[in-house]
Molecule: small-subunit ribosomal RNA
Organism: uncultured Eubacteriales bacterium
RNA sequence: UUAUUGAGAGUUUGAUCCUGGCUCAGGACGAACGCUGGCGGCGUGCCUAACACAUGCAAGUCGAACGAGAAUCAGGGGGCUUGCCCCCUGAGGACAGUGGCGGACGGGUGAGUAACGCGUGAGCAAUCUGCCUUUCGGUGGGGGACAACAGUUGGAAACGACUGCUAAUACCGCAUAACGUAUCGAAGCGGCAUCGCUUUGAUACCAAAGAUUUUAUCGCCGGAAGAUGAGCUCGCGUCUGAUUAGUUUGUUGGUGAGGUAAUGGCUCACCAAGACUGCGAUCAGUAGCCGGACUGAGAGGUUGAUCGGCCACAUUGGGACUGAGAUACGGCCCAGACUCCUACGGGAGGCAGCAGUGGGGAAUAUUGGGCAAUGGGCGCAAGCCUGACCCAGCAACGCCGCGUGAAGGAAGAAGGCUUUCGGGUUGUAAACUUCUUUGACGAGGGACGAAACAAAUGACGGUACCUCGAAAACAAGCCACGGCUAACUACGUGCCAGCAGCCGCGGUGAUACGUAGGUGGCAAGCGUUGUCCGGAUUUACUGGGUGUAAAGGGCGCGUAGGCGGGAUCGCAAGUCAGAUGUGAAAUGCCGGGGCUUAACCCCGGAGCUGCAUUUGAAACUGUGGUUCUUGAGUAUCGGAGAGGCAGAUGGAAUUCCGUGUGUAGCGGUGAAAUGCGUAGAUAUACGGAGGAACACCAGUGGCGAAGGCGAUCUGCUGGACGACAACUGACGCUGAGGCGCGAAAGCGUGGGGAGCAAACAGGAUUAGAUACCCUGGUAGUCCACGCUGUAAACGAUGAAUACUAGGUGUGGGAGGACUGACCCCUUCCGUGCCGCAGCUAACGCAAUAAGUAUUCCACCUGGGGAGUACGGCCGCAAGGUUGAAACUCAAAGGAAUUGACGGGGGCCCGCACAAGCAGUGGAUUAUGUUGUUUAAUUCGAUGCAACGCGAAGAACCUUACCAGGGCUUGACAUCCUACUAACGAAGCAGAGAUGCAUUAGGUGCCCUUCGGGGAAAGUAGAGACAGGUAGUGCAUGGUUGUCGUCAGCUCGUGUCGUGAGAUGUUGGGUUAAGUCCCGCAACGAGCGCAACCCCUAUUGUUAGUUGCUACGCAAGAGCACUCUAACGAGACUGCCGUUGACAAAACGGAGGAAGGCGGGGACGAUGUCAAAUCAUCAUGCUCCUUAUGUCCUGGGCUACAAACGUAAUACAAUGGCGCAUUAACAAAGGGAAGCAAUGCCGCGAGGCGGAGCAAAUCCCCAAAAGGCGUCCCAGUUCGGAUCGCAGGCUGCAACUCGCCUGCGUGAAGUCGGAAUUGCUAGUAAUCGCGGAUCAGCAUGCCGCGGUGAAUACGUUCCCGGGCCUUGUACACACCGCCCGUCACACCAUGAGAGCCGGGAACACCCGAAGUCCGUAGUCUAACCGCAAGGAGGACGCGGCCGAAGGUGGGUUUGGUAAUUGGGGUGAAGUCGUAACAAGGUAGCCGUAUCGGAAGGUGCGGCUGGAUCACCUCCUUU
Repeated sequence: UUAUUGAGAGUUUGAUCCUGGCUCAGGACGAACGCUGGCGGCGUGCCUAACACAUGCAAGUCGAACGAGAAUCAGGGGGCUUGCCCCCUGAGGACAGUGGCGGACGGGUGAGUAACGCGUGAGCAAUCUGCCUUUCGGUGGGGGACAACAGUUGGAAACGACUGCUAAUACCGCAUAACGUAUCGAAGCGGCAUCGCUUUGAUACCAAAGAUUUUAUCGCCGGAAGAUGAGCUCGCGUCUGAUUAGUUUGUUGGUGAGGUAAUGGCUCACCAAGACUGCGAUCAGUAGCCGGACUGAGAGGUUGAUCGGCCACAUUGGGACUGAGAUACGGCCCAGACUCCUACGGGAGGCAGCAGUGGGGAAUAUUGGGCAAUGGGCGCAAGCCUGACCCAGCAACGCCGCGUGAAGGAAGAAGGCUUUCGGGUUGUAAACUUCUUUGACGAGGGACGAAACAAAUGACGGUACCUCGAAAACAAGCCACGGCUAACUACGUGCCAGCAGCCGCGGUGAUACGUAGGUGGCAAGCGUUGUCCGGAUUUACUGGGUGUAAAGGGCGCGUAGGCGGGAUCGCAAGUCAGAUGUGAAAUGCCGGGGCUUAACCCCGGAGCUGCAUUUGAAACUGUGGUUCUUGAGUAUCGGAGAGGCAGAUGGAAUUCCGUGUGUAGCGGUGAAAUGCGUAGAUAUACGGAGGAACACCAGUGGCGAAGGCGAUCUGCUGGACGACAACUGACGCUGAGGCGCGAAAGCGUGGGGAGCAAACAGGAUUAGAUACCCUGGUAGUCCACGCUGUAAACGAUGAAUACUAGGUGUGGGAGGACUGACCCCUUCCGUGCCGCAGCUAACGCAAUAAGUAUUCCACCUGGGGAGUACGGCCGCAAGGUUGAAACUCAAAGGAAUUGACGGGGGCCCGCACAAGCAGUGGAUUAUGUUGUUUAAUUCGAUGCAACGCGAAGAACCUUACCAGGGCUUGACAUCCUACUAACGAAGCAGAGAUGCAUUAGGUGCCCUUCGGGGAAAGUAGAGACAGGUAGUGCAUGGUUGUCGUCAGCUCGUGUCGUGAGAUGUUGGGUUAAGUCCCGCAACGAGCGCAACCCCUAUUGUUAGUUGCUACGCAAGAGCACUCUAACGAGACUGCCGUUGACAAAACGGAGGAAGGCGGGGACGAUGUCAAAUCAUCAUGCUCCUUAUGUCCUGGGCUACAAACGUAAUACAAUGGCGCAUUAACAAAGGGAAGCAAUGCCGCGAGGCGGAGCAAAUCCCCAAAAGGCGUCCCAGUUCGGAUCGCAGGCUGCAACUCGCCUGCGUGAAGUCGGAAUUGCUAGUAAUCGCGGAUCAGCAUGCCGCGGUGAAUACGUUCCCGGGCCUUGUACACACCGCCCGUCACACCAUGAGAGCCGGGAACACCCGAAGUCCGUAGUCUAACCGCAAGGAGGACGCGGCCGAAGGUGGGUUUGGUAAUUGGGGUGAAGUCGUAACAAGGUAGCCGUAUCGGAAGGUGCGGCUGGAUCACCUCCUUU
């Protein structure tokens, strides 16, 4: 304060910020579709085929203009067959005609039109205007016809022809004649150039109509004015395309004429050559315009249904007539197409009026009522006409309103759904009680709209409305429920079916599919689709950008244009203010009012942001004048410079040639080879030839607009800078088009050619190698003249001006100070770095801006398709420039972050390498695995981290596998019923399970009222269920492996950053260690490390039997020792020295049993590997249920061509064998269904037997390497496999398939290729012993002790790991990502011999209707004339123009086409590996060339290249 106003979200990433597109939430609709549908009010309703139309209606009216005049009535007369006919008069007025007015309005549609068509504002001094209003005058007197009608006649019809009669407000002369018109004058006034107005004079010319109830009207004629309507002209505004750039000949203008109501090339003759156009002409496409409507905060954007204004059109094209007005929707003529009639000669027609029909379409209504109201035409009027209009019908098509009940009601009913089985939810919802009756229904009453004008008059309509009645009675659906976005569960399905606006759901627990229950939203509707605006600041005027995201032209000169320094005086175009006119009404807004409310309607107001006129202001812009010097330029002086062009000159080097010396190689590479060389190379010396390039100086130094420019000298020449302040006086900045310059490559012509070097050849490499490497080598590179015109032409940063902290280098100049060329200070121009404010998404920029401002230009608007196609322009060509679309995706992208990775870097560690020792890989055997085989060879484990692993022990069992034989509530558990105690030997059948036997035998426990009952068990039966080593370890729990006993992983608070995140945890040292110290925007803390625990090494104390013993033995005693087992002590860098930073710590030393973690073990952070295990166990889901369950017998897991892993034993003398050695010397374990001594038997395994021992007591128990002797280097006195024979043990049972013993046999093997493993001290190596499992069965596994080494310079390399840093297009994280050809499928598109159609023009031919002009062939009422005849007219004929049509060649635009080109898309195709890390040859840009393909190579350029080194600069001291 009348009006009051801006919302975001999802989606690129592991995460973040930004850029950027896509999508959603809102509103609207003349809508359509799906499901559903109670009522009323007010509106709206062919958007498509301006496609074709049957039928009816939509424009008539006037008798008061006129002639004739039917029916009927009245009067009179007549005839008379008395109720008819005829005649006259009057009334009456149908039908048709003459005449007048109206059919130019009203109604429809939007095809055409990009235009003065529309809108807005002006103008007409260049115009017209019927009816209407006002006003001034007039209305006298004549004439001749033509319809109708009658007759004749043609035609099928439509329609005519001829003859004759007739009226008028029809037609024609005459009179009258001005305030009319025309011409010539005069005077005055005015304006806007031509000119206009008023007054006035002269001459000439032009009018009329009557009607009627009869004295009042309606008409008629001439003039003036108004109003209304129309015409014309002008300013401004009015879509897209430049891949449309030039257009135009009546074209532009003039003079004259014609024409028009009027101006005008509107038309014609002549003259001139103009006119329009980059401020977009012409051409092409599209389109009726506006008030308004929708949306929006607004600015805008879109739109032009209904209502209103204008325009255009009326089947298509052309034409005029009539008229005030038309070039005429329901008039005329002609041509074309179509339809209809026809007697075939000829005719008729035009719904884009209202209804309606067909058609088209996703789609749009009744062949309704009425003129009662409003309005229109005619008429004096009554009245007639009116598909305008008012109403009704149909349609939820839209807006608005109402209803489908209200209150109470918990046993929280039943039912449904769900459940953890308790419940929860539907839900006060229902039932039930009380109440109400809007709408619908029935009945009664019953309008306003009606105004004139007294009466009469209502389609709607017996409608609205009012009253009464009955009973909750008749009235709810649709969509959604993963996020956006309000609303969740169950079942089904199993990447199927399906959903989806975007992101995305669905592969067995889907809140996303389908259904149900529940919930949310809206509601007679609800959803979907389509279109528009919004959100979208995503075309940015309000209100965007361009270093890296899309985007600065390669650079300059300069035209048009845009913008422009100080002072002053004018003007007033822009600007500002006031006034006036206009901005129609309706709409919208505000305030009121009327329908019960609202929608709707009515009244008033403001407003309509605009345009025009006018008055004023003068700061700013503009414009004119004057002036100034600071912008700009000129002059003078000065120095600097790879600036440009031309000419001349020079030395070094490469190559070649000649000669000499000299001899076998040279050259080249990662290594080689091709190549050169005994015909003398390379090397070396001298001489010569020729071309190209100019070492050092040399520098983020210089110059230039950019490209670019580098030996020296000379000539010509451009620019910049400094000093001074003499001159000009804004002369400036930018710059679309235009013009010029423009690396390399390339092209043309002619030269030149040393080196280098695309292509090419050869050699290598490789799976291949059209490459990288090597040897050669041609275009080219060089010069001259022309062309090309592009680069990562980059600072990825347009030009110009001004302003805004500093510091420090460097190039050029000047000044000050100074003895001074040095140094220092000041200043101008250039060129670098650091850095504040500010900016930025960040990175970064930061006086050389990417800061703050101004001006101008260029460019951008998602990725791909594509800088491609077509067209144009340029080019000799290569190609350049300009530059799309279809289609496709939901991203593409920038910067930064954390990881991961790198054939990136730095530091560090580890038996990682190195130094050593012993092995593996070779042999035989054992064992596990693969593979194969099999009826089965059960299953699992598979790089490290599977493979002597699960399995600490498969003959049966185990056992899960196979074959066969059995059982089916089951081998096992619970519940129910019945019965019975249970149990059931020997025997028979069978492979056994099992069956028969079964009647043998047997009779339990507790309570008892002795009847019985109970517990437990068994049998039988029924079903619930059992059972499953069946599947899924990618549904899981638990457990385990691994990185890794690696040193890491995190948090709180604070700080930094927009943020992800960072800091802490990085840095300097140190450590085994994120161990500790120091420093530090961090300060602390947690899980890890370490320590605490166990064993072991020393010792003390205590305690001691089964142990021990100094007691000779035993007993006994004792507890010092050994030992046992409990508690302590001890080791902490504590002490000393050195180093270190005064630290942490390191090194050395002392002492000590032990020294720097003493040795060993247990202990495994956050996490990684969808790691392993459903077969240890548990468990979800799925599956089997007379079998995938269960029982049994036999077989298999033990197979055997081959391969691999792990071991054992060896190959021998550091050994084998023997024992008369010997009393050699352990530790740790085990023992009752057990260990078993002494003794006896056996060669032996073992047997007999059994003392002792539940164990510091007894037993296993013998330790073995050791020691002594022998063998003498061999397939052996090595080695022991294999095989034969004979035995032993365990066990129901050793055939498949156990272990052991004796005798005999005596294989391979002589130290092991490539490769590879373990180990740093009581360790490796070597030696034996024990235990678990176990009836029996270890070369395996787990433990125990004995003997007992070698080596480590060191961290370059391999492997693994940690930290820091760097690059990244990776994030499923390099086992990543990703490029191109080829093959297949589909899609759109370019080219294409052509073929088919449309459009706009043009040229020529033909030429309808018709206007105009001409003509005098025919005809001719009015006027003139006595007449002849004339004037005039009509017809005919001719001419100009002229539509449709025809012909033609171009042009433009579509469709289609064999074939062909690329492009896009598509879970699992082929070939390679181009790019991302130094991507394994750094990549990329331009160009040339080559190649299956990515691509390679040459030349020039860029950093948007990693790494190392150097130089320079900067920062700090």